Notes: The RNA shown here (c-di-GMP-I-GGC riboswitch aptamer) has 77 nucleotides and comes from an Elusimicrobiota bacterium. The model forms 91% of the base pairs in the Rfam consensus. Model confidence (mean pLDDT): 90 of 100.
[in-house]
RNA sequence: UCCGAUAAAGGCAAACCAUUCCGAAAGGGUGGGACGCAAAGCUACGGGGCUAAAGAUAGCCAGCCGGGUUGCCGAAG
Numbered sequence: 001u002c003c004g005a006u007a008a009a010g011g012c013a014a015a016c017c018a019u020u021c022c023g024a025a026a027g028g029g030u031g032g033g034a035c036g037c038a039a040a041g042c043u044a045c046g047g048g049g050c051u052a053a054a055g056a057u058a059g060c061c062a063g064c065c066g067g068g069u070u071g072c073c074g075a076a077g
Stems, first nucleotide, its partner, number of pairs: 002077001003074002011037002016032004021028002035063001041069003045066003048061005
């Protein structure tokens, strides 16, 4: 360095529920919750999906797959 253990210490949080929070919507925030996750940290760069639009286009999804970038721990190999 690759790699990822029935290891240790921690971390995140799907569905669902709540909300006199934001948004036209997709979607997001916050609180609860826990299916999962070794990058389920960050990033719309490529593919893909979703919303609006006649379209040009605008917006969203990082927990769909790649890429880029940062990073905790440490057995076996």